Notes:
This is a predicted structure of a 94-nucleotide RNA (c-di-GMP-I riboswitch aptamer) from Filobacillus milosensis. Of the family's consensus pairs, 95% are formed in the model. Taxonomically the source falls in Filobacillus (Bacteria, Bacillati, Bacilli, Caryophanales). The sequence was found by an Rfam model in a public genome assembly.
[in-house]
RNA sequence: AAUUGAAAAAGGCAAACUUUCCGAAAGGUUAGGGCGCAAAGCUGAGGGUCUAAGGUUUGGAAACUCCCAUGAUUAAGACAGCCUGGCUACCAAA
Numbered sequence: 001a002a003u004u005g006a007a008a009a010a011g012g013c014a015a016a017c018u019u020u021c022c023g024a025a026a027g028g029u030u031a032g033g034g035c036g037c038a039a040a041g042c043u044g045a046g047g048g049u050c051u052a053a054g055g056u057u058u059g060g061a062a063a064c065u066c067c068c069a070u071g072a073u074u075a076a077g078a079c080a081g082c083c084u085g086g087c088u089a090c091c092a093a094a
Base pairs, nucleotide, nucleotide: 004092005091012037013036017032018031021028022027035081041087042086043085045084046083047082048079049078050077054074055073056072057071058069059068060067
C1' cells in the first nucleotide's frame, strides 16, 4: 500500500416510536429511544422508490375566471438505512 472483517479493543452511527421546529406533502431538523450497521461517513451522477405545492390536462358546473373531484399526469422537491457509481476514513488477525 492493496485485500479482507473471524475474534478483540477504542470509539462511532442510529430504525420503529415519542417529542421540537421547518415544509403543501414526501421528508428534514431538535431531544429521547435503539432495530440494526464495518462505511448506516460524504456525494442525488445512473436506476429505483416517495411526494405533487406549482404547471399541464380530463370530467362536472359554467360566458370566462373562480369553484367541485380521496380525478389523471408531471420534479424543478425528497430518500445515501433500496441498488450501482464516485470521494474519504477508525481498529485489527492473516